c-di-GMP-I riboswitch aptamer from an Acidobacteriota bacterium, 89 nucleotides, folded computationally. The sequence was found by an Rfam model in a public genome assembly.
[in-house]
RNA sequence: UCCUGCCCAGAGCAAACCCGGGGCGACCCGGGGACGCAGAGCCGCGGGGCCCCAGUCCGCAUCCGCACGGGGUCAGCCGGGCCGCCAGG
Numbered sequence: 001u002c003c004u005g006c007c008c009a010g011a012g013c014a015a016a017c018c019c020g021g022g023g024c025g026a027c028c029c030g031g032g033g034a035c036g037c038a039g040a041g042c043c044g045c046g047g048g049g050c051c052c053c054a055g056u057c058c059g060c061a062u063c064c065g066c067a068c069g070g071g072g073u074c075a076g077c078c079g080g081g082c083c084g085c086c087a088g089g
Base pairs, nucleotide, nucleotide: 002089003088004087005086012037013036017032018031019030020029021028022027035076039083041082042081043080045079046078047077048074049073050072051071052070053069055068056067058065059064
């Protein structure tokens, strides 16, 4: 430096849910808690899900829904980029 990651070994992260706080909301932060994760480390670049706003078209009895426009959110949805612990080769 590269490859592998089932076992062994060191270390790590932390779902759901609960409590406190922030947000219209999706969701986020802190504490508890562990479903799981070989990167469940970082980045919203491509795709996708979700939320909010307003207008237009269409559907529609209304509610509402779909597509387009703008803003936001999810990295533990997929792809990609960057950086990387340990073990073995």